[in-house]
RNA sequence: UCCUUAUCAAGAGUGGUGGAGGGACGAGGCCCAAUGAAACCCGGCAGCCUGUUAAAUCAAGGUGCCAAUUCCCGCGGAUAAUUCCGGUAGAUGAGGC
Numbered sequence: 001u002c003c004u005u006a007u008c009a010a011g012a013g014u015g016g017u018g019g020a021g022g023g024a025c026g027a028g029g030c031c032c033a034a035u036g037a038a039a040c041c042c043g044g045c046a047g048c049c050u051g052u053u054a055a056a057u058c059a060a061g062g063u064g065c066c067a068a069u070u071c072c073c074g075c076g077g078a079u080a081a082u083u084c085c086g087g088u089a090g091a092u093g094a095g096g097c
Stems, first nucleotide, its partner, number of pairs: 002096007013042001015041003021032003025074002028072002043066003047063003050059002070089001075086004
């Protein structure tokens, strides 16, 4: 990188450094940001694995995560509207090649 599979409506900072961007992709929408973005450190959360328990749970070791449903939309269907359902794509875990 690819394949399989499960989940994606919960949760998590009035901290330090930093100094202009950020929200995967897009000539889209809508937002966040000098009342301080990204990144790093500290702190925190607890979905998956793991450990623990008869179970509920607990722990925080391996990952992951800490604005907004995966921010919404993108393709298809239902629908008067609006909205809903499915899919694609993506993210994360576990397993495989």